The RNA shown here (TPP riboswitch aptamer (THI element)) has 100 nucleotides and comes from a Gemmatimonadota bacterium. It was read from a public genome assembly, where an Rfam model found it. The coordinates come from a structure-prediction model, not an experiment, and the mean pLDDT is 79. Its Rfam family is "TPP riboswitch aptamer (THI element)". About the family: Vitamin B(1) in its active form thiamin pyrophosphate (TPP) is an essential coenzyme that is synthesised by coupling of pyrimidine and thiazole moieties in bacteria.
RNA sequence: CCGUGCUGACGGGGGUGCCCGCCCUUCGGUGCGGGCUGAGAUCACACCCUUUGAACCUGAACCGGGUCAUUCCGGCGGAGGGAGUCCGUUCAUGGUGCGU
Numbered sequence: 001c002c003g004u005g006c007u008g009a010c011g012g013g014g015g016u017g018c019c020c021g022c023c024c025u026u027c028g029g030u031g032c033g034g035g036c037u038g039a040g041a042u043c044a045c046a047c048c049c050u051u052u053g054a055a056c057c058u059g060a061a062c063c064g065g066g067u068c069a070u071u072c073c074g075g076c077g078g079a080g081g082g083a084g085u086c087c088g089u090u091c092a093u094g095g096u097g098c099g100u
Stems, first nucleotide, its partner, number of pairs: 001095005006088001008086003011050004016044001017036006024029001056081003062075004
């Protein structure tokens, strides 16, 4: 000095279910509390992801297993989509050049 990674900044993308009880209540609908899984279960300005892209969407009212129940676990998935720029070696790594 260059490349790759990584941190950060700014910008952008994304999801927010299942079960139980109570209140209201003609049906319905809404609110509150608790429990399950998870990074995150609807406003947290939190969490995750940002092209080396499984964050997330379609397939999907999918299939197998399991659970009180569920996007709970796995398959599907070397399927298809999906949102970027910059700084940094008082971050790592590889390479190159010069000097000693």